Transfer RNA from a Bacilli bacterium, 73 nucleotides, folded computationally. Model confidence (mean pLDDT): 83 of 100.
RNA sequence: GGAUGUUUAGCUCAGCUGGGAGAGCAUCUGUUUGACGUACAGAAGGUCAUAGGUUCGAGCCCUAUAGCAUCCA
Numbered sequence: 001g002g003a004u005g006u007u008u009a010g011c012u013c014a015g016c017u018g019g020g021a022g023a024g025c026a027u028c029u030g031u032u033u034g035a036c037g038u039a040c041a042g043a044a045g046g047u048c049a050u051a052g053g054u055u056c057g058a059g060c061c062c063u064a065u066a067g068c069a070u071c072c073a
Base pairs, nucleotide, nucleotide: 001072002071003070004069005068006067007066010025011024012023013022019056027043028042029041030040031039049065050064051063052062053061
């Protein structure tokens, strides 16, 4: 330098064919316990990497840029 994949909550990841942004763990609160833990109930937490485009509508499609991984040279 070229190709491919990937980027969504603090972490690991889903999101099926474009229309409601989610799960597990972690955090916080309550109940339970003498206390901690466990268990149960609930809550908070997101510019969906960045910018632009297509569309009535974009996490999803297109383009560019950036980070990361692999391969080729």